[in-house]
C1' cells in the first nucleotide's frame, strides 16, 4: 500500500509553542485573530487487541464484569449528501479506527 474483518447516533480539554488556516475529497453547511493546522506538556473517553474473572481435560468459548498494558479518540450523526421504500427501515459507496493475513 492493498486485502479480509468488526464497529462508526454515546462519550471525553485545558495549558504552552505557533500564526492562517481548518472540517478525507466534491457540493452544502460549519468552526476560527475571542487564535486554524502542527508539535508539546498534562488531564480526559472509549474498551477494538491485551491481562484477570468465567466454563472445559483440551482444543476452545462466555459475556455481566474488572484492570488500564498496545492503538485510537477527546465541535458539530463518519456535520450533511447516493439508491429503494407510502412510512417503519434496508442497502450501498468513500471515509475513520481496531484487528488479522500478506
Nucleotide at each position: 500500500u492493498g486485502c479480509u474483518u468488526a464497529u462508526c447516533u454515546a462519550g471525553a480539554g485545558u495549558g504552552g509553542u505557533g500564526g492562517a488556516g481548518g472540517g478525507a475529497a466534491a457540493g452544502g453547511c460549519c468552526c476560527u485573530g475571542c487564535g486554524a493546522a502542527a508539535c508539546c506538556a498534562c488531564a480526559g473517553c472509549a474498551a477494538c487487541c491485551g491481562g484477570c474473572u468465567c466454563c472445559g481435560a483440551a482444543a476452545g468459548g462466555g459475556g455481566c464484569g474488572c484492570c488500564a498494558g498496545g492503538u485510537g479518540c477527546u465541535a458539530a450523526a463518519u456535520c450533511c449528501u447516493g439508491c429503494c421504500g407510502a412510512a417503519a427501515g434496508g442497502c450501498g459507496a468513500a471515509g475513520a479506527u481496531g484487528a488479522g493475513a500478506a